[in-house]
RNA sequence: AAGAAGCCCUGGGGGAGGCCGAAAGGUCUGAGACUCCCGCCCCUUGGCGGGGGAACCCCUUGAACCUGAUGCGGGUAAUGCCGCCGUAGGGAAUGGGUGUUGCGCGCCG
Numbered sequence: 001a002a003g004a005a006g007c008c009c010u011g012g013g014g015g016a017g018g019c020c021g022a023a024a025g026g027u028c029u030g031a032g033a034c035u036c037c038c039g040c041c042c043c044u045u046g047g048c049g050g051g052g053g054a055a056c057c058c059c060u061u062g063a064a065c066c067u068g069a070u071g072c073g074g075g076u077a078a079u080g081c082c083g084c085c086g087u088a089g090g091g092a093a094u095g096g097g098u099g100u101u102g103c104g105c106g107c108c109g
Base pairs, nucleotide, nucleotide: 001101002100006098007097008096009095010093011059012058013057014056017028018027019026020025034053035052036051037050038049039048040047041046065090066089067088071084072083073082074081
């Protein structure tokens, strides 16, 4: 001076669905479908909204995730289950450290 992958730290972003059941719980997909609290509606194994925690995934090399979308096609017991859409429109650090290489200088052998 340059600085890849990986790893660590700090910070940040994000989602949580389908089905069976009286309940306990089970089941499908997934990295993840967990848990606590509050408000309103409701009396339904309920709905809507908000907040906290855990785990997990992702952070511009960005399909983590959101929008389009009550979309289109296929499949399933059912569901973003799969594909298309998608070279679309958005989207959170071009953070720090370690690691690696080159050059120069100093010291020791």

Predicted 3D model of a 109-nucleotide RNA (TPP riboswitch aptamer (THI element)) from Nitrospirae bacterium JdFR-88.
The source organism's lineage runs through Bacteria, Pseudomonadati and Nitrospirota.
It matches the Rfam family "TPP riboswitch aptamer (THI element)". Rfam links the family to the GO term thiamine pyrophosphate binding.
The prediction has a mean pLDDT of 76.
The sequence was found by an Rfam model in a public genome assembly.